The prediction has a mean pLDDT of 78. This is a predicted structure of an 85-nucleotide RNA (c-di-GMP-I riboswitch aptamer) from an uncultured Pseudomonadota bacterium. It was read from a public genome assembly, where an Rfam model found it. Its Rfam family is "c-di-GMP-I riboswitch aptamer". The family is grouped with related families in Rfam's "c-di-GMP_I riboswitch clan".
RNA sequence: CCACAGAUUUGGCAAACCCGUCGAAAGUCGGGGGCGCAAAGCCGCGGGGCUAAGGAGGAAACUCUAAGCCAGCCGGGCCGCCGGG
Numbered sequence: 001c002c003a004c005a006g007a008u009u010u011g012g013c014a015a016a017c018c019c020g021u022c023g024a025a026a027g028u029c030g031g032g033g034g035c036g037c038a039a040a041g042c043c044g045c046g047g048g049g050c051u052a053a054g055g056a057g058g059a060a061a062c063u064c065u066a067a068g069c070c071a072g073c074c075g076g077g078c079c080g081c082c083g084g085g
Stems, first nucleotide, its partner, number of pairs: 004084001012037002017032004022027001035072001041078003045075003048070003054065004
């Protein structure tokens, strides 16, 4: 430098739930917590999912809609630790 793999050690991340924060919500962020994770590191590019403030329709009920989200739903891209070959 290239490619492989996730058995071990050290270390890492952190679901539900609780408290606070921002947000219309979904959800984010911080603290606690620890279900799990060998890319549970990063990127909304393709599919899928969530929300519906604003907008559109409607007499109303309500319906549609992402420019908002989910990377811990799947695929893809980028980068990379320990160990073995």